[in-house]
RNA sequence: UGCGGGGUCGUCUAACGGUAGGACGGUUGGUUUUGGUCCAAUUAAUCUUGGUUCGAGUCCAAGCCCCGCAG
Numbered sequence: 001u002g003c004g005g006g007g008u009c010g011u012c013u014a015a016c017g018g019u020a021g022g023a024c025g026g027u028u029g030g031u032u033u034u035g036g037u038c039c040a041a042u043u044a045a046u047c048u049u050g051g052u053u054c055g056a057g058u059c060c061a062a063g064c065c066c067c068g069c070a071g
Stems, first nucleotide, its partner, number of pairs: 001070007010024004018054001025043006047063005
């Protein structure tokens, strides 16, 4: 440099183009002599910039980062 794949809460992982969910974690409360377990509530995300569309995490273009292959 070329080609291919990938980027979503702190982490892992879902989501026919139509309200971004779940688990773990964090916080608060309940239970318990305390801790742990268990229960309830809550917290928190679509890599960036444009385009298409009534509507984009999803489709298109360019870029950034990561992985693999080739040279």
Predicted 3D model of a 71-nucleotide RNA (transfer RNA) from a Patescibacteria group bacterium.
It matches the Rfam family "tRNA". By type it is a transfer RNA.
RNAcentral holds the sequence, with entries from ENA and MGnify.
Model confidence (mean pLDDT): 81 of 100.
RNAcentral records the identical sequence in 2 taxa.